Guanidine-I riboswitch aptamer from Devosia pacifica, 108 nucleotides, folded computationally. Rfam family: Guanidine-I riboswitch aptamer. Rfam describes the family as follows. This family represents a conserved RNA structure found upstream of the ykkC and yxkD genes in Bacillus subtilis and related genes in other bacteria. Its family is annotated with regulation of gene expression in the Gene Ontology.
[in-house]
RNA sequence: GAGAGUGGUGGCUAGGGUUCCGGUGCACGUACUGCAUGGCUGGUCCGAGAGCUGCCACCGGUGGGCGGCUGUCCAUUGGAUGCACGGCGGGACAAAAGCCCGGGAGAC
Numbered sequence: 001g002a003g004a005g006u007g008g009u010g011g012c013u014a015g016g017g018u019u020c021c022g023g024u025g026c027a028c029g030u031a032c033u034g035c036a037u038g039g040c041u042g043g044u045c046c047g048a049g050a051g052c053u054g055c056c057a058c059c060g061g062u063g064g065g066c067g068g069c070u071g072u073c074c075a076u077u078g079g080a081u082g083c084a085c086g087g088c089g090g091g092a093c094a095a096a097a098g099c100c101c102g103g104g105a106g107a108c
Stems, first nucleotide, its partner, number of pairs: 007056006015046002020043002022040001023037005057081001058079009083103001085106001089101003
């Protein structure tokens, strides 16, 4: 100096807005319903690289079986599978966001 790897996914949460439900206000008014409202706690919904957790994969330890003998299969167990400060701006869905651009720009 160059290359490769440091994983995938489900559930949940921080957080997010307002499509639907509900709430609230107004109108109509038996009612059905319509309009407005997220500076309405909420349900549906979106949701973390640097949050939690499960499973899988991967890397080890131990035990056992097989073996073409640097291996392979099963069980069990461990994992420092490292570290991680981070805009502005833009994008999607109804809309917004710790989602995506992005472990980006930048900083150290």
Its mean pLDDT, the model's own confidence on a scale to 100, is 84. Of the family's consensus pairs, 100% are formed in the model. The source organism's lineage runs through Bacteria, Pseudomonadati, Pseudomonadota, Devosiaceae and Devosia.